Model confidence (mean pLDDT): 77 of 100. GlmS glucosamine-6-phosphate activated ribozyme aptamer from Ornithinibacillus californiensis, 173 nucleotides, folded computationally. Its Rfam family is "glmS glucosamine-6-phosphate activated ribozyme aptamer". By type it is a riboswitch. On this family, see Winkler et al., Nature 2004: "Control of gene expression by a natural metabolite-responsive ribozyme". Of the family's consensus pairs, 89% are formed in the model.
RNA sequence: AAUAAUAAUAAAGCGCCUGAACUAUUUUCUGACCGGGAAAUUGAAAAUAGUUGACGAGGAAGAAGGUUAUCGAGAAUUUCGGCGGGUGCCUUCCGAUUGUACACUCCAGUCGUUAUGCUUUUUUCGUAAAACAAUAGGGUGACCUAUUGCACAAAGGAAAAAAAUGCAGAGUG
Numbered sequence: 001a002a003u004a005a006u007a008a009u010a011a012a013g014c015g016c017c018u019g020a021a022c023u024a025u026u027u028u029c030u031g032a033c034c035g036g037g038a039a040a041u042u043g044a045a046a047a048u049a050g051u052u053g054a055c056g057a058g059g060a061a062g063a064a065g066g067u068u069a070u071c072g073a074g075a076a077u078u079u080c081g082g083c084g085g086g087u088g089c090c091u092u093c094c095g096a097u098u099g100u101a102c103a104c105u106c107c108a109g110u111c112g113u114u115a116u117g118c119u120u121u122u123u124u125c126g127u128a129a130a131a132c133a134a135u136a137g138g139g140u141g142a143c144c145u146a147u148u149g150c151a152c153a154a155a156g157g158a159a160a161a162a163a164a165u166g167c168a169g170a171g172u173g
Base pairs, nucleotide, nucleotide: 014084015083016082017081019080020052021051022050023049024048025047026046027045028044029043055072056071057070062093063092064091065090066089067088094112095111096110097109098108099107102173103172104171105170106169117167118166119162120161121160122159123158124157125156132149133148134147135146136145137144138143
C1' cells in the first nucleotide's frame, strides 16, 4: 500500500457522480509584436487531478404487488442530467369503523391496530431554512465549513361553531 473480516458513526430534498459546467497543472496548436527565433499575452483542444451537483416543512410500520412519491421557498442560471434508496399514492386480501336497537352476510364511504362517513367557517399549532448582511477559518484556485443578525410560506395536525333532531343502503334473525 492492497485485500478480507469485525465493530462503530452517519438518512430520507436522503446518498452517490461517468454527462455537463467550473478550477489547477502539463502538452500541442493558434498567435499580437516581428526579418527570423526566444519569452510573454489571448483563444482552442487533449491528458491528469479536483469543485459544484435540493432551501427547509411534513411524513412509518397488518400481508403482497405496482408506481416518474407530499408541501411550499428561491436572484427559479446546474435545485440541470444520471444511478440508487425512500415514511407517499394505487390495487387486492385481512382487519377496524360510519350507514336501522343488536347480531350476521352483502354493498358503499373513511381508514390500518393511535384503524374519526359527508360541506363550510373561525382559532391555534406548523420555532421555516436557505437566500440576504457581517465575521472567522481551510484551499494556488474553482469552492468548502462555522458563527451572529434578519424577513417571508404552503401542505398538514388539533379544537370549536354552523348547516343539523340534516343527508347516507339491502337481506335474514